[in-house]
Context: one part of a larger RNA
RNA sequence: AAUGAACGCUGGCGGCGUGCUUAACACAUGCAAGUCGAACGAGAAAGUGGACUUCGGUCCGCGAGUAGAGUGGCGCACGGGUGAGUAACACGUGGGUAAUCUACCCUUCAAAUUGGGAUAACAUUGCGAAAGUGAUGCUAAUACCGAAUAACAUCAGUCAGACUUUGAUUUGAUUGAUCAAAGAUGGCCUCUUCAUGAAAGCUAUCGUUGUAGGAUGAGCCUGCGUACCAUUAGCUUGUUGGUGGGGUAAUGGCCUACCAAGGCGACGAUGGUUAGCUGGUCUGAGAGGAUGAUCAGCCACACUGGAACUGACACACGGUCCAGACUCCUACGGGAGGCAGCAGUGAGGAAUUUUGCGCAAUGGGGGCAACCCUGACGCAGCAACACCGCGUGAGUGAUGAAGGCCUUUGGGUCGUAAAACUCUGUCAGCAGGAAAGAAAUUACGGGAGGUUAAUACCCUUCUGUAUUGACGGUACCUGCAAAGGAAGCACCGGCUAACUCCGUGCCAGCAGCCGCGGUAAUACGGGGGGUGCAAGCGUUAUUC
Numbered sequence: 001a002a003u004g005a006a007c008g009c010u011g012g013c014g015g016c017g018u019g020c021u022u023a024a025c026a027c028a029u030g031c032a033a034g035u036c037g038a039a040c041g042a043g044a045a046a047g048u049g050g051a052c053u054u055c056g057g058u059c060c061g062c063g064a065g066u067a068g069a070g071u072g073g074c075g076c077a078c079g080g081g082u083g084a085g086u087a088a089c090a091c092g093u094g095g096g097u098a099a100u101c102u103a104c105c106c107u108u109c110a111a112a113u114u115g116g117g118a119u120a121a122c123a124u125u126g127c128g129a130a131a132g133u134g135a136u137g138c139u140a141a142u143a144c145c146g147a148a149u150a151a152c153a154u155c156a157g158u159c160a161g162a163c164u165u166u167g168a169u170u171u172g173a174u175u176g177a178u179c180a181a182a183g184a185u186g187g188c189c190u191c192u193u194c195a196u197g198a199a200a201g202c203u204a205u206c207g208u209u210g211u212a213g214g215a216u217g218a219g220c221c222u223g224c225g226u227a228c229c230a231u232u233a234g235c236u237u238g239u240u241g242g243u244g245g246g247g248u249a250a251u252g253g254c255c256u257a258c259c260a261a262g263g264c265g266a267c268g269a270u271g272g273u274u275a276g277c278u279g280g281u282c283u284g285a286g287a288g289g290a291u292g293a294u295c296a297g298c299c300a301c302a303c304u305g306g307a308a309c310u311g312a313c314a315c316a317c318g319g320u321c322c323a324g325a326c327u328c329c330u331a332c333g334g335g336a337g338g339c340a341g342c343a344g345u346g347a348g349g350a351a352u353u354u355u356g357c358g359c360a361a362u363g364g365g366g367g368c369a370a371c372c373c374u375g376a377c378g379c380a381g382c383a384a385c386a387c388c389g390c391g392u393g394a395g396u397g398a399u400g401a402a403g404g405c406c407u408u409u410g411g412g413u414c415g416u417a418a419a420a421c422u423c424u425g426u427c428a429g430c431a432g433g434a435a436a437g438a439a440a441u442u443a444c445g446g447g448a449g450g451u452u453a454a455u456a457c458c459c460u461u462c463u464g465u466a467u468u469g470a471c472g473g474u475a476c477c478u479g480c481a482a483a484g485g486a487a488g489c490a491c492c493g494g495c496u497a498a499c500u501c502c503g504u505g506c507c508a509g510c511a512g513c514c515g516c517g518g519u520a521a522u523a524c525g526g527g528g529g530g531u532g533c534a535a536g537c538g539u540u541a542u543u544c
Base pairs, nucleotide, nucleotide: 001543002542003541005540006539007538008537009536012390013389014388015387017385018383019382020348025346026345027344029343030342031341034074035073036072039071040070047062048061049060050059051058052057081301082300083299091225092224093223094222095221096220097219100218101217105214106213107212109210110209111208113147114146115145116144122137123136124135125134126133127132153178154177155176156175157174158173159172160171161170162169163167183206184205185204186203187202188201190199192197227273228272229271234264235263236262239261240260241259242258243257244256245255246254276298277297278296279295280291281290282289283288303324304323305322306321307320326337327336328335329334354380356379357378358377362376363374364373365372366371393423394422395421396420403414404413405412406411427485429480430479431478432477433476437471442466443465444464445463446462447461448460449459450458488533489532490531491530492529493514494513495512499528500527501526502525503524509516510515
């Protein structure tokens, strides 16, 4: 000088940040990932209006194509948490990938033809305490499956060329084989209908399929750097290399069969201990040393161990399966669960917060949009935990009051300190006024441009109006009254700024070191006085 600190005494306000360093211990409760009706088929109830009624009810309309389910799409691999493991291509830094993939997004060229059978929901019904599960029947799609079409795609062949590499290379031409798709919504015209609508065509937007390129993200390889122990010296059999095959998006003993007998090591292999790494942070003149909270990048993990499925991406924190430990429910047959998400509880500990408000902003997911979701985030709450700022009053005031302490008894000192008088009004209090954070989106109207058969619709842009604030009546401003509500802590032998009196008598005690205390203790305890910091001051721990 510093700290994610703790403890003791004390404590007025504001700003800004930070807050389980220990048990990766166990968790009650709530919330933390949904969304789309412009992909699809179905579809309530309460309530209410009317009609009928045997007064029990029945039917029709509204509620409402709403709620809540289901199929399907996209998302759930992001965001958030933790640091257990890991001494490693994990991280940092520089290369490589002629050994690779990449949903959504942008751009390019083309295409979207024609058929089919199911299934959930639903209905009926069986089993079960439940969780759940079986049977029969019905139905739709941008769900699923055929057929067609097909290149600049993939694979194979042929021909011609290229080369510091003569090949399992590459370029061009050519032949053959293989592989695709889905519709939805708005508008116009014509026809039909009482009407909602329906069919064909044109058109716009979104979506669908293939291809090429980009962007972004990811996989893999590699040079160098990256803790301690030699009281760890030898280690290794898929081990090291080759060939064939398999596997992967892709290289490779990644896996496998066969062949060879290699490979690593005092430039520290192997083994053990400890540890997430980095930008940074602290310290220091620097070189270094220590450290890796908050914030940011990467990695790893998600009760413990293992596995794959789906998918552009996972071997997946709030998915699935198996095993294990633990907890809970049970009708004892069988089931359910995973806070290292945000709050919160118990436990551990010297020690670490609210079961708060809001999606208004920023960002994310879904949706054409409206909008919905978002414990990310924005805010508020608690804590002197850290840093910064402000205040606890200012001026005048000597009979140097009273009182305390000391005294050589003259006096000295606390001390202009107080009182008293004159002021001020920060902060806190009360009252009134009052922002910025809001720009967009969207809706409606107007203008211009584009698209188009079109003056529809739609898209782009300009403009006007309307709408939206958790914080919060907050910041800030004004007024009111009143010195009123706001100072402590440690130290005073030397180091080290600050001295006397009383008590005690090697006792009681102090102490960072030297050392104090055995009758005059500036060192113990108390008083007065002083010194240093100050809403803090000391102590302890740790680092330089």

Small-subunit ribosomal RNA, 5' domain from an uncultured bacterium, 544 nucleotides, folded computationally. The coordinates come from a structure-prediction model, not an experiment, and the mean pLDDT is 84.